A computed fold for a 73-nucleotide RNA from an Elusimicrobiota bacterium, annotated as transfer RNA. Its mean pLDDT, the model's own confidence on a scale to 100, is 83. Its Rfam family is "tRNA". Rfam describes the family as follows. Transfer RNA (tRNA) molecules are approximately 80 nucleotides in length. The organism belongs to Elusimicrobiota, within Bacteria. The sequence is in RNAcentral, with records from ENA.
RNA sequence: GGGCUGGUAGCUUAGUGGUAAAGCGUUCGACCGAUAAUCGAAAGACCGGUGAGUUCGAAUCUCCCCCGGCCCA
Numbered sequence: 001g002g003g004c005u006g007g008u009a010g011c012u013u014a015g016u017g018g019u020a021a022a023g024c025g026u027u028c029g030a031c032c033g034a035u036a037a038u039c040g041a042a043a044g045a046c047c048g049g050u051g052a053g054u055u056c057g058a059a060u061c062u063c064c065c066c067c068g069g070c071c072c073a
Base pairs, nucleotide, nucleotide: 001072002071003070004069005068006067007066010024011023012022013021018056026042027041028040029039030038048065049064051063052062053061
C1' cells in the first nucleotide's frame, strides 16, 4: 500500500430501510430469622464521526475519515 471483518447500554451480543432487543451487571421491591439463589419492576445506548450522499424515511445502503483484528504484498 491492497483485501476481508468488526465498532450499538458498564460488559457480551441481537437488530441488515419504518423511531433499537436481550443476557449479565446496577437500583428498588417480594420471598427468608438473615444472606445467597429465585421472582417482579425500573433506570440505562440516538448506534465510531458536530462527515458527505441516496431515500418520504438510514444503526441498516454508497463514499470519505478514525480505531481494533485477520490475510496478501